The RNA shown here (c-di-GMP-I riboswitch aptamer) has 74 nucleotides and comes from a Desulfobulbaceae bacterium. The sequence was found by an Rfam model in a public genome assembly. Its Rfam family is "c-di-GMP-I riboswitch aptamer". From the family's description: GEMM was predicted in a large-scale screen for bacterial structured RNA regulatory elements.

RNA sequence: AUGAGAUAAAGCCAAACCUGCCGAAAGACAGGGACGGAAAGCCACGGAUCUCAACAGAUAGCCGAGCUGCCUUU
Numbered sequence: 001a002u003g004a005g006a007u008a009a010a011g012c013c014a015a016a017c018c019u020g021c022c023g024a025a026a027g028a029c030a031g032g033g034a035c036g037g038a039a040a041g042c043c044a045c046g047g048a049u050c051u052c053a054a055c056a057g058a059u060a061g062c063c064g065a066g067c068u069g070c071c072u073u074u
Stems, first nucleotide, its partner, number of pairs: 003073003012037002017032004022027001035061001041067002045064003048059004
């Protein structure tokens, strides 16, 4: 550097739910919590879904594109 990902291992993240807080809402954030995760790291570019009368907004733990990265093995 290339390919692969196991009932492994070091460390990592943290669904539901509860509390606080922001928001019209979807939902975000903080603490607790642990269902899960090998990109559940970043990014709304394409699709999808959700909120909104609309403008617009949300979801990266729905799928793909892009960028980066740990461990093991090759």
Its mean pLDDT, the model's own confidence on a scale to 100, is 83.